The part of an RNA shown here (large-subunit ribosomal RNA, domain IV) has 338 nucleotides and comes from a biogas fermenter metagenome. It matches the Rfam family "Bacterial large subunit ribosomal RNA". RNAcentral holds the full RNA, with entries from SILVA.
Context: one part of a larger RNA
């Protein structure tokens, strides 16, 4: 020097990124118990007040018996000792308050347990049974000894109030007059070859071979609707009201359409420490409103939400060596000197 421990004068978060540690709380009986709520709960809410040990006191239950006595156990009531009666150990710190997730649960063996999965409802959506769909070359097999109150897939994520506008693209469903189109057919023309025919170029039957593709041709694509709890998307600039300010209001220009309810400076807000209240002696935090939403927003779900969370944000009580500002003691290890 360094880990583990113990104790500590006032103070009592003044420490710090943050009460991180570490102190505190605790047991049983009994009073008493807010707000909220899905009336179950929150709630051991909070908050109190008592515990030994003695009695020839009084009541009351078990046991036990033919009654009893006897063991025994609680309640009261009197009395008694200490500083201190759950004497040692071992046993919740509370409370307000945001955000997320409704919950119990699952997760990155060995840095992350969480707001992530997952879930119970909840929607679409294949699939009529040799089902869909998965394996596999195949026989086959799961599905399921099941039969649409079934089984596969998708997204969402209890409740509760609701989920608004777009089908132009992208997909998917249906449609089928016309366009387009493949193997298929193989019309038509063109070479090549050579029996003949001319004999000077030359021409050429049949066959055979090499090209040309007329014409037939389904799906699909083009085309027609239809579908968003499908992928997805959900405007601008100009004027306008007897102070100003704002614009219910009008013009115009584009779109498929032009963001409805809700929510909002937010797990999302750049500007930003937005502006206003509340907390604080003093707040870039925090809560409550504004709305000027760089960029919210409705099952890629929105708003709420009661009880849950080794989940998060502020605060506050208690308690504290976290801190002013250190001290001492006990143990264990290194190393250094003797």
């Nucleotide at each position: 020097c360094u880990c583990u421990c113990u104790u500590u004068a006032a103070g009592g978060a003044a420490c710090u990124c943050u009460g991180c540690a570490a102190a505190a709380u605790a047991a049983c009986a009994c009073c008493g118990u807010a707000u909220c709520u899905u009336c179950g709960g929150u709630a051991u809410a909070a908050g109190g007040u008592g515990u030994g040990c003695c009695u020839a006191c009084c009541a009351g239950g078990g046991u036990g018996u033919c009654a009893a006595a006897g063991c025994u156990c609680u309640a009261g009531a009197g009395g008694u000792u200490a500083c201190a009666a759950c004497a040692a150990a071992g046993a919740g710190u509370c409370c307000c308050u945001u955000c997320c997730g409704a919950c119990u649960g699952u997760u990155u063996a060995c840095c992350a347990a969480a707001a992530a999965c997952a879930c119970a409802g909840c929607a679409c959506u294949c699939u009529g049974c040799u089902a869909a769909c998965a394996c596999g070359u195949a026989a086959g097999u799961g599905g399921a000894u099941g039969u649409a109150u079934a089984g596969g897939g998708u997204g969402u994520g209890a409740c509760g109030c609701c989920u608004g506008c777009c089908c132009g693209g992208u997909g998917c469903u249906c449609g089928a007059a016309g366009g387009u189109u493949a193997a298929u057919u193989g019309a038509u023309g063109g070479g090549g070859u050579u029996a003949g025919c001319a004999u000077u170029a030359g021409c050429g039957a049949a066959g055979c071979u090499c090209u040309u593709g007329a014409u037939c041709g389904a799906a699909g694509c083009c085309c027609g609707a239809g579908u968003a709890a499908a992928c997805g998307g959900c405007g601008g600039c100009c004027g306008u009201a007897a102070c100003u300010a704002u614009a219910a209001c009008g013009g115009u220009c584009c779109u498929a359409a032009g963001g409805u309810a809700g929510c909002g400076a937010a797990a999302u807000u750049c500007c930003u420490u937005g502006u206003c209240g509340g907390u604080u002696a003093a707040a870039u935090a925090c809560c409550g409103a504004c709305c000027u939403g760089c960029a919210u927003g409705a099952a890629u779900g929105g708003c709420g939400u009661a009880a849950c969370g080794a989940g998060u944000u502020g605060g506050g009580a208690g308690c504290u060596g976290u801190c002013u500002c250190a001290a001492a003691g006990a143990g264990g290890g290194a190393u250094c000197c003797a």